[in-house]
RNA sequence: GCCGGUGUGUUGGAACUGGCAGACGAGGCGGACUCAAAAUCCGUUGGUAGCGAUACCGUGCGGGUUCGACCCCCGCCACCGGCA
Repeated sequence: GCCGGUGUGUUGGAACUGGCAGACGAGGCGGACUCAAAAUCCGUUGGUAGCGAUACCGUGCGGGUUCGACCCCCGCCACCGGCA
């Protein structure tokens, strides 16, 4: 230099043919149980603003297409693999 793959909450990892992002698990937080703890069970868990209802923002970064993009197109960055 060329080719291919990957990038999503704190974390592992889903998300159909473009149509409610974050299912499921780990971890965190609150509670139950216990003399206390562990284990177990229940609830909750992206961010910002708000007393709240709710609103806005959010899929590596920047653009584009579209009524609508994690998904399609273009450029770039990082990591992994292959070729030279």
Predicted 3D model of an 84-nucleotide RNA (transfer RNA) from a Clostridia bacterium.
Lineage of the source: Bacteria > Bacillati > Bacillota > Clostridia.
Rfam family: tRNA. Rfam describes the family as follows. Transfer RNA (tRNA) molecules are approximately 80 nucleotides in length.